[in-house]
This is a predicted structure of a 266-nucleotide RNA (Bacterial large signal recognition particle RNA) from a Nanobdellota archaeon. The coordinates come from a structure-prediction model, not an experiment, and the mean pLDDT is 76. Rfam family: Bacterial large signal recognition particle RNA. Gene Ontology terms of the family: signal recognition particle, plasma membrane targeting and SRP-dependent cotranslational protein targeting to membrane, signal sequence recognition. By type it is a non-coding RNA gene.
RNA sequence: GCGGGCUAGGUGGGCCGCUGGGCGUGGCCUGUUAACCCCAAACCGUCCUUAUGGGGGGCCGAAGCCAGCUUGAGGGUUACCGCAUUUUUGGUAAGCCCAGGCCGUAUCUAAGAAGCCUCGCCCUAAGGGAUGCGUUAUUCUGUGAACCGGGUCAGGCCAGGGAUGGAGCAGCCCUAAGCAGAAUAGCGUGUGCUCUUAGGAUACGGGGUGGAGAAAAGGUCUGGGGACUGCCACUGGUGCGGUUUCUCGAGAGCUGGCGCGCCCGC
Numbered sequence: 001g002c003g004g005g006c007u008a009g010g011u012g013g014g015c016c017g018c019u020g021g022g023c024g025u026g027g028c029c030u031g032u033u034a035a036c037c038c039c040a041a042a043c044c045g046u047c048c049u050u051a052u053g054g055g056g057g058g059c060c061g062a063a064g065c066c067a068g069c070u071u072g073a074g075g076g077u078u079a080c081c082g083c084a085u086u087u088u089u090g091g092u093a094a095g096c097c098c099a100g101g102c103c104g105u106a107u108c109u110a111a112g113a114a115g116c117c118u119c120g121c122c123c124u125a126a127g128g129g130a131u132g133c134g135u136u137a138u139u140c141u142g143u144g145a146a147c148c149g150g151g152u153c154a155g156g157c158c159a160g161g162g163a164u165g166g167a168g169c170a171g172c173c174c175u176a177a178g179c180a181g182a183a184u185a186g187c188g189u190g191u192g193c194u195c196u197u198a199g200g201a202u203a204c205g206g207g208g209u210g211g212a213g214a215a216a217a218g219g220u221c222u223g224g225g226g227a228c229u230g231c232c233a234c235u236g237g238u239g240c241g242g243u244u245u246c247u248c249g250a251g252a253g254c255u256g257g258c259g260c261g262c263c264c265g266c
Stems, first nucleotide, its partner, number of pairs: 001266006009060003012030005020048001023045001024043001036056004064258008074248003079243008089233004094229002096225008107214002115209006122200008130191014149174004157166003
């Protein structure tokens, strides 16, 4: 130096999440093959910065280990910007709503338009009448007790020698509570009814006056409103992307240090 057999040792690392904290299981990144299997997120085992789980099976094997610098996948974080979405507030007034002016069509109109007066219909308030329903009280009528209410009590029963007496069922009559009905009164509530008074409204109908216009829809203009839709601004939240601050950092490169054992054969 080579070959064979052993042993120590090695058989991944990092970020996030979770946790008071350190690990594992979980998500992601990196990386290798020697990197395998089972257990465990309302979780598992553990015990404190010397915290890095338990069990099983294989593989590599003197292989390697440590430190510094550079680079660096990826993660976390700070600030700003952009986009999307959403909340609050304010504004705007396009849509929308209200009022008005103008134009003007259908249509109506000398069998008489608008306007005005009046009546009706309609609405509101107050009062009266009528009436429905519910409830309470009183009165009246009817009904109303197997026994435990009353009267009369056939038959039968009991007492008695008898006269007679006693209790008493059914039946009949009456009544209590209760039930039903009617009337009256009170209270509550209602009315497609009616009367009176006061007010309102003017679409519609009648009449009068008047004597030629009225006018749905639609178009346009003016003023007002701001509930909703739209638009704008501000504030806040969420998500995504970009830049950035700080930070962790697998892997890679360079440098240095430590380690490189035992047996046999050539």
Notes
A source record names the gene ffs.